Context: one part of a larger RNA
Molecule: small-subunit ribosomal RNA, central domain
Organism: metagenome
RNA sequence: UUGGGUUUAAAGGGUGCGUAGGUGGACUAAUAAGUCAGUGGUGAAAGCCUGUUGCUUAACAACAGAACUGCCAUUGAUACUGCUAGUCUUGAGUACAGUUGAGGUAGGCGGAAUGUGUCAAGUAGCGGUGAAAUGCUUAGAUAUGACACAGAACACCAAUUGCGAAGGCAGCUUGCUAAGCUGUAACUGACACUGAGGCACGAAAGCGUGGGUAGCAAACAGGAUUAGAUACCCUGGUAGUCCACGCCCUAAACUAUGAUCACUAACUGUUGGCGAUAUACUGUCAGCGGUUGAGCAAAAGCAUUAAGUGAUCCACCUGGGGAGUACGACCGCAAGGUUGAAACUC
Numbered sequence: 001u002u003g004g005g006u007u008u009a010a011a012g013g014g015u016g017c018g019u020a021g022g023u024g025g026a027c028u029a030a031u032a033a034g035u036c037a038g039u040g041g042u043g044a045a046a047g048c049c050u051g052u053u054g055c056u057u058a059a060c061a062a063c064a065g066a067a068c069u070g071c072c073a074u075u076g077a078u079a080c081u082g083c084u085a086g087u088c089u090u091g092a093g094u095a096c097a098g099u100u101g102a103g104g105u106a107g108g109c110g111g112a113a114u115g116u117g118u119c120a121a122g123u124a125g126c127g128g129u130g131a132a133a134u135g136c137u138u139a140g141a142u143a144u145g146a147c148a149c150a151g152a153a154c155a156c157c158a159a160u161u162g163c164g165a166a167g168g169c170a171g172c173u174u175g176c177u178a179a180g181c182u183g184u185a186a187c188u189g190a191c192a193c194u195g196a197g198g199c200a201c202g203a204a205a206g207c208g209u210g211g212g213u214a215g216c217a218a219a220c221a222g223g224a225u226u227a228g229a230u231a232c233c234c235u236g237g238u239a240g241u242c243c244a245c246g247c248c249c250u251a252a253a254c255u256a257u258g259a260u261c262a263c264u265a266a267c268u269g270u271u272g273g274c275g276a277u278a279u280a281c282u283g284u285c286a287g288c289g290g291u292u293g294a295g296c297a298a299a300a301g302c303a304u305u306a307a308g309u310g311a312u313c314c315a316c317c318u319g320g321g322g323a324g325u326a327c328g329a330c331c332g333c334a335a336g337g338u339u340g341a342a343a344c345u346c
Stems, first nucleotide, its partner, number of pairs: 003318004007300002012314001014201004021194003025088005031082001033081002035077008049065006091191001092188003095184006103177007110154001114150007125136002162169002206247006215241002220236004258313006266291009295302002319346003328339004
């Protein structure tokens, strides 16, 4: 390279939008570029292959043929692909009518808890642990009540629930805003799928500037434990966690399972619609789950939400270590990220 693969053995990009490219629904006509057939030319010779012949044989050589899978020209064929023209509605989208939700964003409000302060009342302990001690407390703590302030998070509802492309999203309420689903079949008429580069988003931690800081808490300090204890446990405690703006761009970013389309047994629960009728019950569309067939799989298992059967496009893998390292390049304030080897070794 061909091939074979990518849930768990190496391997699906963190996610979307989308450029080039690749691929693409039904029908009719035209064309004849791809495609197919015929003919002509060319495809040097030698060599290879087949046959015959010549050296006693072989190697070797001579002759004849085949082959040279290609290219060019020309004459045809028209199923498929392309191109051109026209048509269609089932793919896709629009409209209208309903409907759903922790989807996003900006503001307002709320109660419980915690901490602190003040006041009241009250007296000797509190706290913490396996047991203790550090710590707090007669300058009146802890426990109790009232009031005030502060920041952060939203118990119950709550659910294999719901929404979002992913990351993620949960008190209540308002403004703005995005999306899905269902129904009608009115409109457009293939407008589609995928998507190298590119652009955007992207948990936590971290970084910059300015705020904020109740609780928690890396670092740090002390007390224990221990042979030691740079830990686990305890008492404290700073960054940080929170807000605004700007960076960083990585995760077991996981369903360890790329996107889209079609097809292929059932049973059962549930969310949101719709239809029939009466509420039952049943059908249907879109989701979220469970169980089990055919089939697949090394097995575990997957099984209409496929890891089954097919199609298109993208990404990625090719023994372990060295190594996601070095070097270079690009990006970043930095931390670092992206791309990404080799020697050597087993």